[in-house]
RNA sequence: CUCUUAUCAAGAGCGGCGGAGGGAUUAGGCCCUACGAUGCCCAGCAACCGGCAAGCGACCAACUUGCAAAGGUGCUACUUCCUACAGACUAGUGUGAACGGUCUGAAAGAUAAGGG
Numbered sequence: 001c002u003c004u005u006a007u008c009a010a011g012a013g014c015g016g017c018g019g020a021g022g023g024a025u026u027a028g029g030c031c032c033u034a035c036g037a038u039g040c041c042c043a044g045c046a047a048c049c050g051g052c053a054a055g056c057g058a059c060c061a062a063c064u065u066g067c068a069a070a071g072g073u074g075c076u077a078c079u080u081c082c083u084a085c086a087g088a089c090u091a092g093u094g095u096g097a098a099c100g101g102u103c104u105g106a107a108a109g110a111u112a113a114g115g116g
Base pairs, nucleotide, nucleotide: 001116002115003114004113005112006111007110008109013042015041016040017039021032022031023030026084027083028082029081043076044075045074048072049071051067052066053065054064055063080108085105086104087103088102089101090100092099093098
């Protein structure tokens, strides 16, 4: 870098450093930010992998439930902040094209685990 699978509406600081933009990319919107954001450290949150226990089970595995945040990651404004592509339904404006709303799916992205 790429492929597969799973998850993405919950949760997490009134601390320290630092000093300008930030919320992935493009566009449009909406926001955060000198009352100090983003980031780093600390602190915290969370059971994805791994661990332990129980259930099931002849045993193991798988599966289910629970415990643990002293192992490996991850995360800590806003739903992945919202929309963009497709489909269904649809109040309203409009002769119409079109503009919108709700839901579902996809794409893209993030994280984990496994493979190349």